[in-house]
RNA sequence: GGAGCGAGUACAGCGGCGGACGGGUGAGUAACGCGUGGACGAUCUACCCAAGGAUUCGGGAUAACCUUGCGAAAGCGGGGCUAAUACCGAAUGGUCUGAGCAUUUUGAAAUGUGCCUGGUAAAGGUGGCCUCUGAUUCAAGCUAUCGUCUUUGGAUGGGUCCGCGUCCCAUUAGCUUGUUGGUAGGGUCAUGGCCUACCAAGGCGACGAUGGGUAGCUGGUCUGAGAGGAUGAUCAGCCACACUGGGACUGGAACACGGCCCAGACUCCUACGGGAGGCAGCAGUGGGGAAUAUUGGGCAAUGGGCGCAAGCCUGACCCAGCAACGCCGCGUGAGGGAAGAAGGUCUUCGGAUCGUAAACCUCAGUCAGGAGGGAAGAAAUGGGUUGUCCUGAACAGGGAUGGCCUUUGACGGUACCACCUGAGGAGGCACCGGCUAACUCCGUGCCAGCAGCCGCGGUAAUACGGAGGGUGCAAGCGUUAUUCGGAAUUAUUGGGCGUAAAGCGCGCGUAGGCGGUUCGGUAAGUCAGCUGUGAAAGCCCAUGGCUCAACCAUGGAAGUGCAGUUGAUACUAUCGAACUUGAGUAUGGGAGAGGGAAGCGGAAUUCCUGGUGUAGCGGUGAAAUGCGUAGAUAUCAGGAGGAACACCGGUGGCGAAGGCGGCUUCCUGGACCAAUACUGACGCUCAGGCGCGAAGGCGUGGGGAGCAAACAGGAUUAGAUACCCUGGUAGUCCACGCAGUAAACGGUGAUCACUAGGUGUAGCGGGUAUUGACCCCUGCUGUGCCGCAGUCAAACGCAUUACGUGAUCCGUCUGGGGAGUACGUCUGCAAGGUUAAUACUCUAAGGAAUUGACGGGGGCCCGCACAAGCGGUGGAGCAUUGUGGUUUAAUUCGACGCAACGCGAAGAACCUUACCUGGGCUUGACAUCCCGGGAAUUUCCUGGAAACAGGAAAGUGCCCUCCGGGGAGCCUGGUGACAGGUGCUGCAUGGCUGUCGUCAGCUCGUGUCGUGAGAUGUUGGGUUAAGUCCCGCAACGAGCGCAACCCUUAUCUUCAGUUACCAGCAUUUCGGGUGGGGACUCUGAAGAUACUGCCCCGGUCAACGGGGAGGAAGGUGGGGAUGACGUCAAGUCCUCAUGGCCUUUAUGCCCAGGGCUACACACGUGCUACAAUGGACGGUACAAAGGGUCGCUACCUCGCGAGAGCCAGCCAAUCCCAAAAAGCCGUCCUCAGUUCGGAUCGGAGUCUGCAACUCGACUCCGUGGAGUCGGAAUCGCUAGUAAUCGCGGAUCAGCAUGCCGCGGUGAAUACGUUCCCGGGCAUUGUACACACCGCCCGUCACACCAUGAGAGUUGGUUGUACCCGAAGUUGCCGGGCUAACCCGUAAGGGGGGCAGG
Repeated sequence: GGAGCGAGUACAGCGGCGGACGGGUGAGUAACGCGUGGACGAUCUACCCAAGGAUUCGGGAUAACCUUGCGAAAGCGGGGCUAAUACCGAAUGGUCUGAGCAUUUUGAAAUGUGCCUGGUAAAGGUGGCCUCUGAUUCAAGCUAUCGUCUUUGGAUGGGUCCGCGUCCCAUUAGCUUGUUGGUAGGGUCAUGGCCUACCAAGGCGACGAUGGGUAGCUGGUCUGAGAGGAUGAUCAGCCACACUGGGACUGGAACACGGCCCAGACUCCUACGGGAGGCAGCAGUGGGGAAUAUUGGGCAAUGGGCGCAAGCCUGACCCAGCAACGCCGCGUGAGGGAAGAAGGUCUUCGGAUCGUAAACCUCAGUCAGGAGGGAAGAAAUGGGUUGUCCUGAACAGGGAUGGCCUUUGACGGUACCACCUGAGGAGGCACCGGCUAACUCCGUGCCAGCAGCCGCGGUAAUACGGAGGGUGCAAGCGUUAUUCGGAAUUAUUGGGCGUAAAGCGCGCGUAGGCGGUUCGGUAAGUCAGCUGUGAAAGCCCAUGGCUCAACCAUGGAAGUGCAGUUGAUACUAUCGAACUUGAGUAUGGGAGAGGGAAGCGGAAUUCCUGGUGUAGCGGUGAAAUGCGUAGAUAUCAGGAGGAACACCGGUGGCGAAGGCGGCUUCCUGGACCAAUACUGACGCUCAGGCGCGAAGGCGUGGGGAGCAAACAGGAUUAGAUACCCUGGUAGUCCACGCAGUAAACGGUGAUCACUAGGUGUAGCGGGUAUUGACCCCUGCUGUGCCGCAGUCAAACGCAUUACGUGAUCCGUCUGGGGAGUACGUCUGCAAGGUUAAUACUCUAAGGAAUUGACGGGGGCCCGCACAAGCGGUGGAGCAUUGUGGUUUAAUUCGACGCAACGCGAAGAACCUUACCUGGGCUUGACAUCCCGGGAAUUUCCUGGAAACAGGAAAGUGCCCUCCGGGGAGCCUGGUGACAGGUGCUGCAUGGCUGUCGUCAGCUCGUGUCGUGAGAUGUUGGGUUAAGUCCCGCAACGAGCGCAACCCUUAUCUUCAGUUACCAGCAUUUCGGGUGGGGACUCUGAAGAUACUGCCCCGGUCAACGGGGAGGAAGGUGGGGAUGACGUCAAGUCCUCAUGGCCUUUAUGCCCAGGGCUACACACGUGCUACAAUGGACGGUACAAAGGGUCGCUACCUCGCGAGAGCCAGCCAAUCCCAAAAAGCCGUCCUCAGUUCGGAUCGGAGUCUGCAACUCGACUCCGUGGAGUCGGAAUCGCUAGUAAUCGCGGAUCAGCAUGCCGCGGUGAAUACGUUCCCGGGCAUUGUACACACCGCCCGUCACACCAUGAGAGUUGGUUGUACCCGAAGUUGCCGGGCUAACCCGUAAGGGGGGCAGG
């Protein structure tokens, strides 16, 4: 260098078809975008199907390729070849265009026919054959098939137009200039202002235009009984979009997701010159976020593109992976098993429960696991073979249709089947106060926490946390978010507006809505039949397929709609004709503060002038400011001026409302009555609109007497910018304008019709009767009251003047506050008005009625409540006590307005005693049980403050006995169960008590009324101390309270007389002492008495009240006991009892000492006083009720005395305490800090007791303070009471001015219920109900939340006008360039095209 094969393959290029389908997303869009139904006689449609015809003759180029240049790259350029089913010319043909004729159509138009004019087509490839031509080959030809051109029709898919439907804002009401229409033209597949020129001045809008906000629409989905409401994931239809904006090209179709050009933002590459890109395809990454998956397998199936086919492509699709995200199915075992095991929890300590649950026994075997088998999904197509039929000249070829064989599975060795193992590997979450199924314990102690709503938690939490148990659901269960429901809570179905939110202040009236009687036409609404459509899926029904189900398939029904068509004609509508009852007009009457204008009148206030006259006037709760000797007020006369019109005058009149009131005149509106005539539905209501519209206000100009905001002064008051007083300017009045609101209210829109009555009143009529007027009956219109039905109403109430029943139209409401406010619009001179929100905040705000409570609301009534009186407290001292406070080692604790404070406490030197200090004890001072010892017990010694510790001695009982011992009781040692606590909680409780209050109340059954809470009874008229009684009454009865029954006291009788009594008798020591008596006093038992019974009067023939008689007592005779339902979380855990908690060598127990007794003060309760109604001294009378043996103690003696000594009597009508005192009689004191007063202190004593120092009482002597009647304030008492005087008792060793009792002496005053306090009854208001010590408003301080202003700064969006202006399209120019066609031999020219402008 060549040849063969690879192989006409890979790759590249030309050409064709497809990249407009499929897949994604929802930014934009409020629109013919979507839905639904129509129209195109105004249209297009590649590939596909059917039918007719044709496919003739030519020409010039250009990729690839070769060569060359530029560039980093992307890529681009020059030169030279070449082909086509690429491109171009000519011919022929029909379609098409224009004119004519005929036919059809309602018409614009369409169809048919013939002639003329003009322009316009094509391409071949592959397989086979040789019958004709040609024959060397090639070829021509024939044939089949695939193409190509043209025409007509179909199918499919588009395009355009129209009716109807499709969110919110009117605080968006006017919008529009190519805008609306016409003529002509352009443009498009096609109609059209789609575009251009000219002409006209239109078009849209309250049936919501324009503007703003939000949003893809639908089938459907969720919810709901439905009507609706919300929504638009998956699946399906349509639309829009493809980094953002603009643009065209190509094509049958695009203004094109994985095409092009330009601009912009962003990212990447770069040699800085320049280039590249678009996951809202499938996976995947980052970011954002509460949150959302694999960079998987396969074209096996279904579907799509290309191709003759094989086949290629396909993140469409089919599968697999991840996620309990949803729906469905299955399992985690089944049967037996009671000693009801252990254990947990609770417990009334008995038990109950977890619980047949477990263990244990016997079983079946799903899922998972192991090891085997093993599908359907596959039909085709292709190949081989073998038939039949068609085409064809054909035994080629091709096509159609059969038989047999063969070829293809991602899922996947998956579904499924049989076998093996073996209860084995497989249960959670929420809840348990009510709603709402499910309960106890412990912990915590308004803490920690819970909570959907109501609400739980402050020491017994079914509500927090844990546990046991239970309930519900279950491979899930709860939470959160969202939608609908309940919600008749936007009410079409299906609501309201007197007082709850809600009737425009009133009228006229437009649009709109609604509308009397009769006849006829039409058939829009309406009704009926039929036709088309209402996609599929979904919902519903039936049947079938996966073992069932979820899921899927097939069929049906439904889709309430829209359109067309044929009918019906009662009603509505419309057209025509008529009617009179709705409405109106005409005639005749009378009523009226209806409106406007002008004029006139008298009374009164004020002012001015003059007269008389003198010291005040005026004003108030009381005063003062003010006026007045410069002459007020008062009074007389004259005058001026303004405003308002007494009486009549009246739930009387008129008007649409506001409103209108002396008289006269003029102008004028409306209503009413009567009788006839006329018009013939002319009516009702009324969004916008227009007008009227109290008072106050504004403007301009007048006027201005009185009154009177503002203002000034005087008062009141804490203050008083108020109420009261003295003044006083706007204003009030007039004219002309503005304003446009009121509790402009009947809190009730207008109109029409219907639905028992009774009784007033105003206007006009009718009837009867009359001379006439009244009276009586009756009609219409207005205006009041009462009252049925209505079941209207939540109730209150309304009720022919409706809040009843029915109809029409308008206005208006939708929780409270923010707020009738802000912003904006409109309006106004302004003040302002009209329209009218958000944020934020609360779970109520509100209506009507009920029961209470309350009221500086009214009415009735009561109480030593006030008043009238008497005596006190508050001042002094003391106590002498209690309390607070302070102090203290401790000053134990409780009680706190009345209703704590001489209270618990009827008696703190030790004890009491609970407190403090110190010393001791630990099964304990006390109880029960168990074990051991001992009888019990008694005495003594040592230490100590004692308790106690140590030691010694004496001493032995009762019962049984088998003689060993045992038992009961007691003492002692030990062990643990336990004892103990005056520790806490009275706000866990029982019981007891205080208080309202000895006030007259509080309730129930049945009935009745009311939706109900509730009412009635129980209220009313009288009366009472009383809810006591009487009368009346839808109430009739009853209970707890009141009263009575009980005790005591006052009178009498009977019985009984000792310790009491003593009239008469006797006696006496002269003392009822003794005998005696049973009369009296008295004692103590039983009775009687008093009941408004009697009389008079009043009263309802009542209850009852007033008076009287009689009586011891008179109207519950006096006193006591007796305390309703309830209130105060009243008091008490320190009387007692008791739950829970705490403590257990101490918070228990014993002992000694101290304290409760402190003391600068403050308060309460008392005593004694301040003196002469007294003090002191002397003399001398009269009680009652009590107590007494660990007691009262006579008499006698001593002591000044307290007392001591001694010793009778008495267990008490016997004896004792025991003297009563004030009183009476007498003497002194003579008004003073005293002969008042007695504190304090000094000294000396007595008594009790273990003991009087802290810390007792009393006596005597001496001392002799404050205090001379008490501020503000406050207490008790109404008759044997207050005041005053003494006596006794309980407690108790002792201690009393306190407490509880007893008697003596013994008053004053009450007009009366206005006021203070408390209470009762009915009534009224209420925003109170923890109930007026209630509730509640605003500022300020602090914290928090939301929202503003603010020197400014920055972003977004938008209207209008203008400047520069990319790509691109169309038109024009096109001097530069130019293969095809034409002319020309050629050169060249023409025509056309391209660059460029």